Predicted 3D model of RNase P RNA and transfer RNA as a complex of 456 nucleotides.
RNA sequence: GCAGAAGUGUGGACGGUCGCCGGCCGCCGGGAGCGGCCGGAGGAAAGUCCGGGCAACACAGAGCAUCAUACUUUCUAACGGAAAGCGGGUGGCGACAUUCGGAAGAUGUGACAGAAAAUAACCGCCUCCUCGGAGGUAAGGGUGAAAAGGCGGGGUAAGAGCCCACCGGCUUCCGGGGCGACCCGGAAGGCCGCACAUCCUAUGAGUUGCAAGGCCAAAUAUACCGACACAAGGGAGUGGCUCGCUCCCGUCGGGGGGUAGGCUGCUAAAGGAUGCAGGCAACUGCAGUUCCGAAGAUAAAUGACCGUAAGGAGGAAGGUGCCGACGUUCCGACGACGACACCUUCGCCUACAAAACCCGGCUUACAGCAUUUCUGCAUUU
RNA sequence: GGUCGCUUGGAUGAGUGGUUUAGUCAUCGGUCUGCAAAACCGGGCACGGCGGUUCGAGUCCGCCAGCGACCUCCA
Numbered sequence: 001g002c003a004g005a006a007g008u009g010u011g012g013a014c015g016g017u018c019g020c021c022g023g024c025c026g027c028c029g030g031g032a033g034c035g036g037c038c039g040g041a042g043g044a045a046a047g048u049c050c051g052g053g054c055a056a057c058a059c060a061g062a063g064c065a066u067c068a069u070a071c072u073u074u075c076u077a078a079c080g081g082a083a084a085g086c087g088g089g090u091g092g093c094g095a096c097a098u099u100c101g102g103a104a105g106a107u108g109u110g111a112c113a114g115a116a117a118a119u120a121a122c123c124g125c126c127u128c129c130u131c132g133g134a135g136g137u138a139a140g141g142g143u144g145a146a147a148a149g150g151c152g153g154g155g156u157a158a159g160a161g162c163c164c165a166c167c168g169g170c171u172u173c174c175g176g177g178g179c180g181a182c183c184c185g186g187a188a189g190g191c192c193g194c195a196c197a198u199c200c201u202a203u204g205a206g207u208u209g210c211a212a213g214g215c216c217a218a219a220u221a222u223a224c225c226g227a228c229a230c231a232a233g234g235g236a237g238u239g240g241c242u243c244g245c246u247c248c249c250g251u252c253g254g255g256g257g258g259u260a261g262g263c264u265g266c267u268a269a270a271g272g273a274u275g276c277a278g279g280c281a282a283c284u285g286c287a288g289u290u291c292c293g294a295a296g297a298u299a300a301a302u303g304a305c306c307g308u309a310a311g312g313a314g315g316a317a318g319g320u321g322c323c324g325a326c327g328u329u330c331c332g333a334c335g336a337c338g339a340c341a342c343c344u345u346c347g348c349c350u351a352c353a354a355a356a357c358c359c360g361g362c363u364u365a366c367a368g369c370a371u372u373u374c375u376g377c378a379u380u381u
Numbered sequence: 382g383g384u385c386g387c388u389u390g391g392a393u394g395a396g397u398g399g400u401u402u403a404g405u406c407a408u409c410g411g412u413c414u415g416c417a418a419a420a421c422c423g424g425g426c427a428c429g430g431c432g433g434u435u436c437g438a439g440u441c442c443g444c445c446a447g448c449g450a451c452c453u454c455c456a
Base pairs, nucleotide, nucleotide: 001377002376003375004374005373006372007371008370009369010368013308014307015306016305017304018303020040021039022038023037024036025035026034027033028031042352046363047362049361050360051359052358053357054209055208056207057206066205067204068203069202070201071085072084073083074082075081087100088099089098090097091096101200102199106198107197108196109195110194122141123140124137125136126135127134128133129132149167150166152164153163154162168192169191170189171188172187173186174185175184176183177182213264214263215262216261222256224254225253226252227251228250233249234248235247236246237245238244271292272291274287275286276285277284278283310350311349312348315346316345317344318343319342320341321340323338324337326335327334328333382452383451384450385449386448387447388446391406392405393404399436408424409423410422411421412420429445430444431443432442433441
């Protein structure tokens, strides 16, 4: 220098004009008025994927089922999150990334291909005989994602952990180290296919969400109560009809519940910054009652325009320098072309996205800028 | 704001992780017809996107996108 890996911080500056939301104060003509002052989105406010606070309801105790999680230790209010580590698998030259419980036993699945997907015989090899059959064989071929440790020697009719040496793995035991996952060393046993699911073990989970929940409460209608009216008419009952009888339909007042609406929950919180201490780190404690305290709206405000400055990309034009090759040449140079670097002017870009009860995480989106550590390659000293 | 569900040709709608994803309607071509319709025969056209698990994903898991439903109070 180029190409990468893992992070961290920041993410819109200044001025002017016109506005928006909330609070407080003042003025008057007392209104949805005017004026002044103060405050007014994020790192993800997003997705709503986890966890917790808070609230209402439910809840003797135990078991089953269902769901979630799953190497170890630690952190935390909690978590499926984070930190530090362990050992495998996979990808990468590497920095690094990604993934993960157990399986001793039992059951199921493994399409197509292939003889066979698990108590292996298609071809091949070997033996036998009645010559196209029987038996042995996992060395070799072929199929497949996967075919019963690898390799060499012995052995054999041919072969095979059948036996042996070395290597890899597993199980058991012993010694040492580590809180632990596990690691190191030794001994013994020929013990030697795989994946997924069911399964097994351990831990956790009551349900619903601020449209939870609490309080106040119009207009209209009305349960219920009281007073007045009950003339006429209407409706219902008296299983049909007529009469009769009973009840209701009226006006005024009181009144509970609920609706519209309002208040609350509501923002000071497992809070932030700084310093010190502990810890590898996540994180914790103290200073401490010293600093900051930072929207609380309710269909939802924080915006628009103009100018200046800044940064980026390298689009266009012009200029300068250097290099390359071409043409002319009096060999000094000149002309025009192209690449690179720098300067000037003009133009372009400056994101993702908006609180809605609150926190801790995760995930996803994001123009750019700054910055730390590390890896590979090349070159120079 | 909160809680859930769905996505397979143009429409609708089946689909145990396994060869090439059914069916109906529509559409296209042919037969039939004077021309059409109906009928018959034949064809084309799909798993919302990106990752992961697996030998293998429409199906299982995660993230994203789009669409849809429900949620006042009392009884």
Annotation:
The coordinates come from a structure-prediction model, not an experiment, and the mean pLDDT is 75. It holds a member of the Rfam family "Bacterial RNase P class A". From the family's description: Ribonuclease P (RNase P) is a ubiquitous endoribonuclease, found in archaea, bacteria and eukarya as well as chloroplasts and mitochondria.